Predicted 3D model of a 105-nucleotide RNA (c-di-GMP-I riboswitch aptamer) from a Pseudomonadota bacterium. It matches the Rfam family "c-di-GMP-I riboswitch aptamer". Gene Ontology term of the family: cyclic-di-GMP binding. The coordinates come from a structure-prediction model, not an experiment, and the mean pLDDT is 83. The organism belongs to Pseudomonadota, within Bacteria.
[in-house]
RNA sequence: GCCGCUCAAUGGCAAACCCAUCGAAAGGUGGGGACGCAAAGCUUCCGGUCUAAGGGUGACGGCGACAGUGAAGUCAGACCGGCCUAAGACAGCGGGGUUGCCGGC
Numbered sequence: 001g002c003c004g005c006u007c008a009a010u011g012g013c014a015a016a017c018c019c020a021u022c023g024a025a026a027g028g029u030g031g032g033g034a035c036g037c038a039a040a041g042c043u044u045c046c047g048g049u050c051u052a053a054g055g056g057u058g059a060c061g062g063c064g065a066c067a068g069u070g071a072a073g074u075c076a077g078a079c080c081g082g083c084c085u086a087a088g089a090c091a092g093c094g095g096g097g098u099u100g101c102c103g104g105c
Stems, first nucleotide, its partner, number of pairs: 001105004012037002017032006035092001041098003045095003048090003054085004060081003063077001064075003
């Protein structure tokens, strides 16, 4: 430097789920627990995915006013829902970067 084909050693991590806790949520952290993992160590640089508090949207619906009675129509406001949005998150979605145990060559 390359490889994990494969056995062995020291071992390590810990999905779902449950409890506690932080968070608007996604999710994080601690404990229990093991589906798995040779980087399931670290890092959001690239792609992807999740969430949408805050912000936006009235050419999405509700709600309100006008007019009308036949449906339509006109006007207004982010109050409720919808939709959009990452500065939030996922490294156990993939790639990149970086560090590293054991064994083999």